[in-house]
RNA sequence: GCGUCUAUAGCUCAGUGGUCAGAGCGCCGGCCCGAAAAGCCGGAGGUCGCGGGUUCGAUUCCCGUUAGGUGCACCA
Numbered sequence: 001g002c003g004u005c006u007a008u009a010g011c012u013c014a015g016u017g018g019u020c021a022g023a024g025c026g027c028c029g030g031c032c033c034g035a036a037a038a039g040c041c042g043g044a045g046g047u048c049g050c051g052g053g054u055u056c057g058a059u060u061c062c063c064g065u066u067a068g069g070u071g072c073a074c075c076a
């Protein structure tokens, strides 16, 4: 340099163009217990990497770009 994969909550990940973007763990509050753990109930937390485009509507499709993984090529 060329190709390819990944980027969504603090972490690990779902989510195939249409309600308000979700789960588990973690975090906070309550219940329970002599107390704690476990369990139960509730809650907070997101510009979906970034910038454009298409569309009535984009996390999803297209283009560019950034970061990371990976394959190939080049190099004295």
Base pairs, nucleotide, nucleotide: 001072002071003070004069005068006067007066010025011024012023013022018056027043028042029041030040031039049065050064051063052062053061
Overview: Predicted 3D model of a 76-nucleotide RNA (transfer RNA) from Sphingopyxis sp. The organism belongs to Sphingopyxis, within Bacteria. It matches the Rfam family "tRNA". The sequence is in RNAcentral, with records from ENA.